Context: one part of a larger RNA
RNA sequence: GCCUACGAGUUACUCCUCUCUAGCAAGGUUAAGGACUUCAGGUCCGCAGCCGAAGCGAAAGCAAGUCUGAAUAGGGCGAUUUAGUUAGAGGGGGUAGACGCGAAACCUUGUGAUCUACCCAUGGCCAGGAUGAAAUCUCGGUAACACGAGAUGGAGGUCCGAACCCGUUGACGUUGAAAAGUCUUGGGAUGAGCUGUGGGUAGGGGUGAAAGGCCAAUCAAACUGGGAAAUAGCUCGUACUCCCCGAAAUGUUUUUAGGAACAGCCUCGAGGUUGAGUUACACAGAGGUAGAGCUACUGAUUGGGCUAGGGGGCUUCACCGCCUACCAAACCCUGACAAACUCCGAAUGCUGUGUAAUAUACUCGGGAGUGAGGGCAUGGGUGCUAAGGUCCGUGUCCGAGAGGGAAAGAACCCAGACCAUCAGCUAAGGUCCCCAAAUGUAUGUUAAGUUGAUCAAACGUGGUUCAAUUGCAUUGACAGCUAGGAUGUUGGCUUGGAAGCAGCCAUUCAUUUAAAGAGUGCGUAACAGCUCACUAGUCGAGCGAUAGUGCGUGGAUAAUAAACGGGCAUUAAACAUACUACCGAAGCUAUGGAUUUACAGUUUACUGUAAGUGGUAGGGGAGCAUUCUGGUCUGCGUUGAAGGUGAAUCGUAAGAUUUGCUGGAGCGUCCAGAAACGAAAAUGUAGGC
Numbered sequence: 001g002c003c004u005a006c007g008a009g010u011u012a013c014u015c016c017u018c019u020c021u022a023g024c025a026a027g028g029u030u031a032a033g034g035a036c037u038u039c040a041g042g043u044c045c046g047c048a049g050c051c052g053a054a055g056c057g058a059a060a061g062c063a064a065g066u067c068u069g070a071a072u073a074g075g076g077c078g079a080u081u082u083a084g085u086u087a088g089a090g091g092g093g094g095u096a097g098a099c100g101c102g103a104a105a106c107c108u109u110g111u112g113a114u115c116u117a118c119c120c121a122u123g124g125c126c127a128g129g130a131u132g133a134a135a136u137c138u139c140g141g142u143a144a145c146a147c148g149a150g151a152u153g154g155a156g157g158u159c160c161g162a163a164c165c166c167g168u169u170g171a172c173g174u175u176g177a178a179a180a181g182u183c184u185u186g187g188g189a190u191g192a193g194c195u196g197u198g199g200g201u202a203g204g205g206g207u208g209a210a211a212g213g214c215c216a217a218u219c220a221a222a223c224u225g226g227g228a229a230a231u232a233g234c235u236c237g238u239a240c241u242c243c244c245c246g247a248a249a250u251g252u253u254u255u256u257a258g259g260a261a262c263a264g265c266c267u268c269g270a271g272g273u274u275g276a277g278u279u280a281c282a283c284a285g286a287g288g289u290a291g292a293g294c295u296a297c298u299g300a301u302u303g304g305g306c307u308a309g310g311g312g313g314c315u316u317c318a319c320c321g322c323c324u325a326c327c328a329a330a331c332c333c334u335g336a337c338a339a340a341c342u343c344c345g346a347a348u349g350c351u352g353u354g355u356a357a358u359a360u361a362c363u364c365g366g367g368a369g370u371g372a373g374g375g376c377a378u379g380g381g382u383g384c385u386a387a388g389g390u391c392c393g394u395g396u397c398c399g400a401g402a403g404g405g406a407a408a409g410a411a412c413c414c415a416g417a418c419c420a421u422c423a424g425c426u427a428a429g430g431u432c433c434c435c436a437a438a439u440g441u442a443u444g445u446u447a448a449g450u451u452g453a454u455c456a457a458a459c460g461u462g463g464u465u466c467a468a469u470u471g472c473a474u475u476g477a478c479a480g481c482u483a484g485g486a487u488g489u490u491g492g493c494u495u496g497g498a499a500g501c502a503g504c505c506a507u508u509c510a511u512u513u514a515a516a517g518a519g520u521g522c523g524u525a526a527c528a529g530c531u532c533a534c535u536a537g538u539c540g541a542g543c544g545a546u547a548g549u550g551c552g553u554g555g556a557u558a559a560u561a562a563a564c565g566g567g568c569a570u571u572a573a574a575c576a577u578a579c580u581a582c583c584g585a586a587g588c589u590a591u592g593g594a595u596u597u598a599c600a601g602u603u604u605a606c607u608g609u610a611a612g613u614g615g616u617a618g619g620g621g622a623g624c625a626u627u628c629u630g631g632u633c634u635g636c637g638u639u640g641a642a643g644g645u646g647a648a649u650c651g652u653a654a655g656a657u658u659u660g661c662u663g664g665a666g667c668g669u670c671c672a673g674a675a676a677c678g679a680a681a682a683u684g685u686a687g688g689c
Stems, first nucleotide, its partner, number of pairs: 001689006011096003015093010027051003033045004055062002065077004099237002102234001106227003110223002117201009126191001128160003131156001135152006164188003170183003203219001205215003240623006250263005264370002266367006276360001277358009291344001292342002298338002303333003307328001309327002311324004373398010403414003418593004423589003429583003432567003438580001440579006451569002459554003463551002466548001468546005480538005486511003491505003517532001521530002594613009624678001626675006633668001635667002643662008
């Protein structure tokens, strides 16, 4: 992992509540017990008790009232509205383990120191080698000691190193040879050493050269039995089918935030009304948002004017006075701002009335689930006018929604799937091939593979299109080519020099000219030289400037050629505009069928009409199958039951019937009843492979 079996809303109660069925009814009902009996758990007694028919008050008590109160007031709870009760079945609740499995823990009774920690008693063990303390002796030495040398001696938590004990390094091993090892290397090895045997300390306790270590492969509180099915607002699982409806992720509160209570939203049943719901139109309203405005307030604010006050300067012994490119209130002109400004002021939305359409709305009762929401669009707050961010409002979709398109995609576009069909029409989107349908028509644009379904900016662009404005031009423009581009003069000043061209000045003037600046740039130390403006000739038809527009271009940097889906596409298969065909979905239509609800007609299940039939949590309805019981067919079966394994047929499904083979003794139909009643999932349990 697979197969087989087992495996989860049950049962009890003098409990509560609602629905249905039945009996009786202002009443209903017996319990224990007893009697009878045809043994059917039947009939009859049994009136103890319970519920109801009256409430109010703490109570005495009073009573359609009562309590409070001084009250005949007011107020609270009641009556004036009469249906209950017993039994059975079902939905829900309560108490019980209460749908199943699951803790970590807590308490309590015991069992453990054969592992290990420490201690006690009594035993055992440590090859060999090295070093050479004290002390002693001899000699030297001293006044005597001290001291020195040589012997002897054999100390030490001394040294090297086996046994023994340990476990430092590395490798292997890691479903191991081993639930801690092997090899290598290493530490201690006369000591706080190692070790045998016997004994002691026990669970909030021991023991600990102390690591929360160890106390039998278990330790921040051992193991075993019991309380015990502890508790689990948590996780997981929870078993056949079809039909109808169908949510929520919000508000308030919460030792509350992943839980709950009440409300909201769903479902089932019942009810009744001046039709209360929804939509459209008309009319009438309240309002201070968007916008706008501010010599309409509050506040903020640009420039100018005018002018209080202040600063500065002048004057002055002082007073007075004058000026001001300074600051500046008020006022005037001008420009512009505001969620907590408003002289103004919509659209929507909201309220009311009327009309029309439609079929809800509401109340009561049974059952829920939900109370983590999310995306997109839009009005805002917050944030960075960041976020697949966060918090509100409005709408929509996903959630709980399949189908077509967007290559692929929860929520973007189209569109809401009862079933069948080798029928038709369309939506979004498409029509060269992959790939169904146009290599469609007409007119342009683009040359960048731009582009071909995400998005690129500021800024630059004599790439090109179009439409304007304006200037020059056959009295010859623009560009090119040929020629000229001079003189006073090297203007004056400055300067070492300054001659068109370092710098300064300027009445930058005048002359000759077709034209030529006291000079546009390069150049020289300064000159020189080259060139331009300007002019003539040549040429022969358009040439410039400005602002705009369409498509391009640079800007353009990320890890595969790697974001046209690919092939590939250039008067297009790109872009723009217009048009006509076609394709294209579970949409719509057609044909047949199923089913629900309402209505109508018939009749007890049929017909017609109309509208439906996506669906998670969840509510409601109808069924299938299994086992057992009672009745029934006075059923089937060795002429072959159940079971197994194939086939055919029937049913919307769960399933059913018939039959072949196998099997070898039991099993069913129909009507009812009762459940240890349906498995694919629980890291489910057991067995097998």

A computed fold for a 689-nucleotide part of an RNA from a Flavobacteriales bacterium, annotated as large-subunit ribosomal RNA, domain II.
Rfam family: Bacterial large subunit ribosomal RNA. Its Rfam clan is "LSU clan". Its family is annotated with ribosome and structural constituent of ribosome in the Gene Ontology.
The organism belongs to Flavobacteriales, within Bacteria.